[in-house]
């Protein structure tokens, strides 16, 4: 370094519920919650999906790419 343990200490948080925001919507924020996650940290860059009043908008917990990053058994 690859890799990722029935390891340790931590971290994140799907569905669902409440409130608010988003002109509408997709969706988002906060609180509760916990299905999962080794990048489920960040970036809409490419693809993809979703909404749309067709102007535009949303999703990184869909895939790829870029940047950064905790721990250390076996091999």
């Nucleotide at each position: 370094g690859c890799c990722g343990a029935a390891a340790a200490g931590g971290g994140c948080a799907a569905a669902c519920u409440a409130u608010u925001c988003g002109g509408u919507a997709a969706g988002a924020a906060u609180a509760g919650g916990a299905c999962g996650c080794a990048a489920a940290g960040c970036c809409a860059u490419g693809g993809g999906u979703c909404c749309a009043u067709c102007a535009g908008g949303a999703c990184u917990g869909c895939c790829a790419g870029g940047c950064u990053g905790c721990c250390g058994a076996a091999g």
Predicted 3D model of a 75-nucleotide RNA (c-di-GMP-I-GGC riboswitch aptamer) from a Candidatus Aerophobota bacterium.
Taxonomically the source falls in Candidatus Aerophobota (Bacteria, Bacteria candidate phyla).